[in-house]
About this RNA:
The RNA shown here (transfer RNA) has 75 nucleotides and comes from a soil metagenome. Its mean pLDDT, the model's own confidence on a scale to 100, is 83. Rfam family: tRNA. The family's RNA type in Rfam is transfer RNA.

RNA sequence: AGGCGCGUAGCUCAGUGGAAGAGCGCCGCUCUCACACAGCGGAGGUCGGCGGUUCAAAACCGCCCGCGCCUACCA
Numbered sequence: 001a002g003g004c005g006c007g008u009a010g011c012u013c014a015g016u017g018g019a020a021g022a023g024c025g026c027c028g029c030u031c032u033c034a035c036a037c038a039g040c041g042g043a044g045g046u047c048g049g050c051g052g053u054u055c056a057a058a059a060c061c062g063c064c065c066g067c068g069c070c071u072a073c074c075a
Base pairs, nucleotide, nucleotide: 001071002070003069004068005067006066007065010024011023012022013021018055026042027041028040029039030038048064049063050062051061052060
């Protein structure tokens, strides 16, 4: 320098056009002498950034940023 993949909640990941969910974690309640477990409820998101396409974008296109892998160059 080029190619490929990935970037979504605190963590691990779903969601591939109709507008965001799960598990774990966190908070509250029930339970317990208390804690844990269990049950119920809840909070938490500029979907990496900017632009484009579209009636509508997390998703499709372009550029950039970050991470990983591969190739080339250099030595």